[in-house]
Molecule: RNase P RNA; transfer RNA
Organism: Polyangia bacterium
RNA sequence: GGAGUUCGGUGGAUGGUCGCGACGGCGCUGGUCGCCGCCGAGGAAAGUCCGGGCUCCCUGGGCAGGGUGCUGGUUAACGGCCAGUCGAGAUGACUCGAAGGAAAGUGCAACAGAAAGCAAACCGCCUGGGCGCGCGGGCAACCGCGCGAACAGGCAAGGGUGAAACGGCGUGGUAAGAGCACACCGCUCUCCCGGUGACGGGAGGGGCACGGCAAACCCCACCUGGAGCAAGACCGAAUCGGAGCCGCGGGGUUUCCCCGCCGACGUGGCCCGCGUCGAGAACAGGUUCCAAGUUGGUCGCACGAGCCGCUCGGCAACGGGCGGGCCUAGAGGAAUGACCAUCGCCCGCGCGAGGCAACGGACGCGGGCACAGAACCCGGCUUACAGCCGGACUUCAACG
RNA sequence: GGCGCCGUAGCCAAGCGGUAAGGCAGAGGUCUGCAAAACCUCCAUCACCGGUUCGAAUCCGGUCGGCGCCU
Numbered sequence: 001g002g003a004g005u006u007c008g009g010u011g012g013a014u015g016g017u018c019g020c021g022a023c024g025g026c027g028c029u030g031g032u033c034g035c036c037g038c039c040g041a042g043g044a045a046a047g048u049c050c051g052g053g054c055u056c057c058c059u060g061g062g063c064a065g066g067g068u069g070c071u072g073g074u075u076a077a078c079g080g081c082c083a084g085u086c087g088a089g090a091u092g093a094c095u096c097g098a099a100g101g102a103a104a105g106u107g108c109a110a111c112a113g114a115a116a117g118c119a120a121a122c123c124g125c126c127u128g129g130g131c132g133c134g135c136g137g138g139c140a141a142c143c144g145c146g147c148g149a150a151c152a153g154g155c156a157a158g159g160g161u162g163a164a165a166c167g168g169c170g171u172g173g174u175a176a177g178a179g180c181a182c183a184c185c186g187c188u189c190u191c192c193c194g195g196u197g198a199c200g201g202g203a204g205g206g207g208c209a210c211g212g213c214a215a216a217c218c219c220c221a222c223c224u225g226g227a228g229c230a231a232g233a234c235c236g237a238a239u240c241g242g243a244g245c246c247g248c249g250g251g252g253u254u255u256c257c258c259c260g261c262c263g264a265c266g267u268g269g270c271c272c273g274c275g276u277c278g279a280g281a282a283c284a285g286g287u288u289c290c291a292a293g294u295u296g297g298u299c300g301c302a303c304g305a306g307c308c309g310c311u312c313g314g315c316a317a318c319g320g321g322c323g324g325g326c327c328u329a330g331a332g333g334a335a336u337g338a339c340c341a342u343c344g345c346c347c348g349c350g351c352g353a354g355g356c357a358a359c360g361g362a363c364g365c366g367g368g369c370a371c372a373g374a375a376c377c378c379g380g381c382u383u384a385c386a387g388c389c390g391g392a393c394u395u396c397a398a399c400g
Numbered sequence: 401g402g403c404g405c406c407g408u409a410g411c412c413a414a415g416c417g418g419u420a421a422g423g424c425a426g427a428g429g430u431c432u433g434c435a436a437a438a439c440c441u442c443c444a445u446c447a448c449c450g451g452u453u454c455g456a457a458u459c460c461g462g463u464c465g466g467c468g469c470c471u
Base pairs, nucleotide, nucleotide: 001396002395003394004393005392006391007390008389009388010387012343013342014341015340016339017338018337020040021039023037024036025035026034027033028031042371046382047381049380050379051378052377053376054228055227056226057225065224066223067222068221069220070084071083072082073081074080085099086097087096088095089094100219101218105217106216107213108212122159123158124155125154126153127152128151131148132147133146134145135144136143137142167185168184170182171181172180186208187206188205189204190203191202192201193200194199232299233298234297235296241290242289243288244287245286246285247261248260249259250258251257252256262278263277264276265275266274267273306326307325308324309322310321311320312319313318344369345368346367347366348365349364350363354359401470402469403468404467405466406465407464410424411423412422418454426442427441428440429439430438447463448462449461450460451459
C1' cells in the first nucleotide's frame, strides 16, 4: 500500500428574514386577535416482533392453550445481552447455529429402486447334483475339461436406484463372502482426572446394535390469567326516567285521604308538529331534588429501571458508591418548515503547479449532503440509511 | 394510536409437506364459404427475502401490500 474482519462514534455548522405549534405574560377591537418571552423529533421517533411499568376486569385452584429450549452469568423482565462449550464455514482475523429427547408411543418418506425400517436380494459372486452342447481320451462302458439355461442352496464384497440402503477403511480369512478375526477411526458401556457446568482428556471393555424428520403430533424441563392510554379516573349540560312540593278539577268517612291533569289512529324511518276520533264535569301545568354518565371538559402525561463524569468490583454483560453536572415537545387529526449568505464535506467538468507514468495540489463552474417524522412510557430485537471519523485485528505483495 | 385477518395466471378460485386442480378471459390450431358453438394446445417468480427439511404454495422468522374492528 491492496483486500478484508470486528467494535464504536457521527448523522452538516453559524447568522439573518419569513412562517408553524405548545406554554407564560401583556394589550383591547374580546377573538379561529395582536405583541413580547421561552421551548419545539430520532438513531432508528418506523415495524409492532419480544419483554416490562401503568390501568381496568376475573372468588380460588387445576386442566387446556401459548411460549422458551447447549452451559454459566446478567437483568424489573425477555425469545435480549455477556462469557464459554459443541457443530458448521473461512487461508485467516472472524462469522453463523430454534443446539433438550428418535433404545416412551404415534406418524411421514413422492419418484426411482429388489428393498425405505426390519429386514430384503434385481444384476452379480460362489457351491451342488442331474440335463444339454462342444472338445479331448478310451474298443466300449465311461472319464476329464469347458460352456449354457433352469433348479436347490450360500453371500452381501462389487454394480445399479435414491436425499437417505443397516458402521468406515485396510489386511488376514473363505468355495465366494461377511466384525468372521485383527489394527486404526467411529459408536457405545464402565472407571479415573480437569471444569460450577455444557464439556474436554485418558485408561479399559463390548464386536456394532441403536438410520433420518420433533420450524410432524408428542415427551421432558422451565415460564405464562385477560385486555389494552380509544386502558382508566374525576367533573358533569340537554333529553328521557323517578320522587317530593305547589297549582287545577272531581269524589269521599272533610285539620285529612283517594283519583285524574290523557289515550288511540293518520301523515312520517323516528321525534316534534299538524289533523281526526275517543274518554272526561272541566282546566293547566309549574318547580325542586335524585339517579344515570351521553355531548363536552380535566387528569392519566413527561424526574425516569433517566443522562454525563469520577471511582470500586467483575474477562464482560452488568452492579455498587460518590459528588460535580444535566434534564423544560407533550399536541390531540397532529406543529417542528422555507429562503438567503458564509463555511464544511462529497461528486462531475475545466484548467493544470508537480510527476517517467498512473495520478494530481491550489483555483473556477455546476450538482448534491441520506433514511426518515414523537402521539402513555421504558428495555431490547428487526428493518431503512448518502457519506464521514476513530480503535483493534487478519491476509497478500513489495522494500528494509 | 391499538388489535386482528388476508395475499395462488388478467379475473374468480381449489390445494396446506411429494409433478400447482377447475371456470371465465386471452393467444394459436381443427372445423366452416365466413363466423358462432364445439374440440385440442398454450399461458404461474404461489407478494418478496431468508431458514427447517431429501423435498416448501404449505412449516418458522423477517419485509412489502391490502382489508376489517375499537373513540